[in-house]
RNA sequence: GGGGACUUGGCGCAGCCCGGUAGCGCGGCAGCCUCCAGAGUUGUUGGCCGGGGGUUCAAAUCCCUCAGUCCCCA
Numbered sequence: 001g002g003g004g005a006c007u008u009g010g011c012g013c014a015g016c017c018c019g020g021u022a023g024c025g026c027g028g029c030a031g032c033c034u035c036c037a038g039a040g041u042u043g044u045u046g047g048c049c050g051g052g053g054g055u056u057c058a059a060a061u062c063c064c065u066c067a068g069u070c071c072c073c074a
Stems, first nucleotide, its partner, number of pairs: 001073007010026004020057001027045006050066005
């Protein structure tokens, strides 16, 4: 220098193709259970989607741009 993948709660991911105000697992917190803890179980908690702009009635999703991480080629 050329090409590609990815960026969504504290962590790991889905949702993006086909636009309709975000879901799963782990974790945290609380209750039950227990001598205590763990396991189990019930409830609950936390993100408006990497930044900016555009399109649209409506954007995590489409378009443009910037940034970051990783991989391949040279």
The RNA shown here (transfer RNA) has 74 nucleotides and comes from a Promethearchaeota archaeon. The RNAcentral record of the sequence draws on ENA. The prediction has a mean pLDDT of 83. Taxonomically the source falls in Promethearchaeota (Archaea, Promethearchaeati).